[in-house]
RNA sequence: GAAUGGUAAAGCCAAACUUAUUGUGAAAUAAGGACGGAAAGCUUCAGAGCCUGUUGGGUUGGCUGAGCUGCAUUU
Repeated sequence: GAAUGGUAAAGCCAAACUUAUUGUGAAAUAAGGACGGAAAGCUUCAGAGCCUGUUGGGUUGGCUGAGCUGCAUUU
C1' cells in the first nucleotide's frame, strides 16, 4: 500500500423517547436511554431534506456522493 472484517480479541459510537438549557425555528448541547452502525470519526465541496428574521442566511455528516483520517487480521 491492498484485501477482508467487526468474528477471534480489545473495544467504540448512540436512534426514538424523557429532563434541563440555548435558539424565531429547523435543530444543537449535557444527562439518562439503545433503534441501529463498520468508519454512525471529521469536513457543506456537490446534490437532497428541513427552518426562516425567506431572492439571503441557517440546519441535518445517523440523507446520498466525494475528500481526509482511524482499529484488528491476512498479505
Source information
The RNA shown here (c-di-GMP-I riboswitch aptamer) has 75 nucleotides and comes from a Methylococcaceae bacterium. Its mean pLDDT, the model's own confidence on a scale to 100, is 83. The sequence was found by an Rfam model in a public genome assembly.